[in-house]
């Protein structure tokens, strides 16, 4: 410095104003919001090394859900734990330029699951929860 395996801590934002109605933060006008890695020769930075920069490119995860193993238990079954599958939403259009999926401009689209006096990406709930993953220590091995 790399890898293995362990332990700690950290790890998600959002409906202003108005309308219609008994009644909606759920409709409707408009407003807001953007998780984790990779990627980036064209932006930002840095004397350089380098650093930073994507909701919708690739890929993960949250929720739901087969199947296995293993455990609890009040045991034709339920639940929890591991592990391995399914499911799981979004972009195009001019510029530049050799190259745009990422730069620049327009213009557009997306957004589990329950719940509700009325149909929620933004309220409430599972959730003081799980997490993708980031820093930081420790052994052990090369």
């Nucleotide at each position: 410095u790399c890898a293995u395996u362990c332990u700690u801590u950290c790890g998600g934002g959002g409906c202003a104003g108005g309308g219609u109605g008994a009644a909606a933060u759920u409709c409707c006008c408009a407003a807001c919001c953007g998780g984790c890695g990779g990627u980036a020769a064209a932006g930002c930075u840095u004397u350089a090394c380098g650093g930073c920069a994507a909701g919708c490119c690739c890929g993960c995860g949250a929720c739901c859900u087969g199947c296995a193993u293993c455990g609890u238990c009040c045991c034709u079954g339920a639940c929890g734990a591991u592990g391995u599958g399914g499911c799981u939403g979004a972009u195009c259009c001019a510029g530049u330029g050799g190259a745009a999926g990422u730069c620049u401009g327009g213009a557009g689209c997306c957004g589990a699951c329950a719940g509700u006096g009325a149909g929620a990406g933004u309220c409430u709930g599972g959730a003081u929860g799980g997490g993708a993953g980031a820093a930081a220590g420790a052994a052990u091995u090369g």